[in-house]
Background
The RNA shown here (c-di-GMP-I riboswitch aptamer) has 87 nucleotides and comes from a soil metagenome. It matches the Rfam family "c-di-GMP-I riboswitch aptamer". About the family: GEMM was predicted in a large-scale screen for bacterial structured RNA regulatory elements. The family has 155 seed sequences and 5,092 matches in Rfam 15.1. Model confidence (mean pLDDT): 86 of 100.
């Protein structure tokens, strides 16, 4: 971090699978990425099954609010590993 140069990854829509969602996995397709390679360690978001609490005479259904251990690395920061070699 270049109108280089060998490369690389693959968003968004479908489509089948997995899950309660969030997401994830495979297939196609490329919006893009100099770390869009790894990694939940800090930060932010992201869904709430279970749990609590609530609201209905009450139970149940069913709503509503809290809540990560669930998820996002293509949100950021940190760490560790990488391809080249102009200005």
């Nucleotide at each position: 971090g270049a109108c280089a140069a060998a490369g690389g990854c693959a968003a968004a829509c479908c489509c089948g699978g997995c899950g309660a969602a969030a997401g994830c996995c495979g297939g196609c397709g490329a919006c893009g990425c100099a770390a869009a390679g790894c990694c939940c360690c800090g930060a932010g978001g992201c869904u709430a099954a279970a749990g609590c609490g609530u609201g209905u005479c009450g139970u149940a259904a069913c709503g509503c609010g809290c809540c990560a251990a669930g998820c996002c690395a293509g949100u950021c920061g940190a760490g560790c590993c990488g391809c080249c070699g102009a200005a």